[in-house]
C1' cells in the first nucleotide's frame, strides 16, 4: 500500500392516568375496560485509541447538529467528500514509585425524530465509523 473479516449495552417490579372506548342516568354525574419500558419510586446499561496502574466522568477520536460551492455531482438538492464551529458527566479516603482508571463510600452523564416528557420502546441504521483481527 491492497484485500477480508469483525466492530454499542441497558427498564425486573409497582405507581399515577393526559386520554380513549362501552355502558347507566335523575344530564348534576356514576362505572368498567384499555391506557407513559418517557412522568414517580425503583431497576439496568456503557463504542475506540491513550494514559510508569486497569477509566462512561482525564486527553483525543467516532457518531450526531449547523455552515461553507473547497473538490465532485448537477434538472435541483451540502447528495458524496474535504474544511470550520457545536457536541454530557467525579469528588473524597485507603492502597502503592506511580492510579480524578484499582478498592470503599456517596454522586453525576448520555445525539437527532416519532409518541403522554426516552441513556434503555420505534425509526434513520441488514447503515457509517474511530478502530481491532488476519492475509497478500
Nucleotide at each position: 500500500a491492497u484485500c477480508u473479516u469483525c466492530a454499542g449495552g441497558g427498564c425486573a417490579a409497582g405507581g399515577u392516568g393526559c386520554g380513549a372506548a362501552a355502558g347507566c342516568u335523575a344530564u348534576g354525574g356514576c362505572u368498567u375496560u384499555c391506557a407513559a419500558u418517557u412522568c414517580c419510586u425503583g431497576a439496568c446499561c456503557g463504542g475506540c485509541g491513550g494514559u510508569g496502574a486497569u477509566a462512561g466522568u482525564c486527553c483525543g477520536c467516532g457518531a450526531g447538529u449547523c455552515u461553507u460551492a473547497c473538490u465532485c455531482a448537477u434538472u435541483u438538492c451540502a447528495a458524496a467528500g474535504g474544511a470550520g464551529a457545536c457536541u454530557g458527566a467525579a469528588c473524597u479516603g485507603g492502597u502503592g514509585u506511580g492510579a480524578u482508571u484499582c478498592c470503599a463510600g456517596u454522586a453525576c452523564c448520555g445525539a437527532c425524530a416519532g409518541u403522554a416528557u426516552a441513556g434503555u420502546c420505534u425509526g434513520g441504521a441488514u447503515g457509517g465509523a474511530a478502530g481491532a483481527a488476519g492475509a497478500u
Molecule: FMN riboswitch aptamer (RFN element)
Organism: uncultured Pseudobutyrivibrio sp.